[in-house]
This is a predicted structure of a 77-nucleotide RNA (transfer RNA) from a Cellvibrionaceae bacterium.
The sequence is in RNAcentral, with records from ENA.
Rfam family: tRNA. The family's RNA type in Rfam is transfer RNA.
The prediction has a mean pLDDT of 80.
RNA sequence: GGCUAGGUAGCUCAGCUGGUUAGAGCACAGCAUUCAUAAUGCUGGGGUCGCGUGUUCAAGUCACGCUCUAGCUACCA
Numbered sequence: 001g002g003c004u005a006g007g008u009a010g011c012u013c014a015g016c017u018g019g020u021u022a023g024a025g026c027a028c029a030g031c032a033u034u035c036a037u038a039a040u041g042c043u044g045g046g047g048u049c050g051c052g053u054g055u056u057c058a059a060g061u062c063a064c065g066c067u068c069u070a071g072c073u074a075c076c077a
Stems, first nucleotide, its partner, number of pairs: 001073007010026004019057001028044005050066005
């Protein structure tokens, strides 16, 4: 350099026929429970969906470019 997979919440990930509030678990905060802690239950905060452009009425999802991570390959023309 080429090929493949991936980049979504603090962490691990789901979302795959493009569709109407972007979610789960853990973590975090508050409340309940307890003598207290843990556990458990309820509630809540937190996201430019890697970056940019484009297609579309509508994009995390499609196209193109760039970038980062992991793996494979390595001179045939």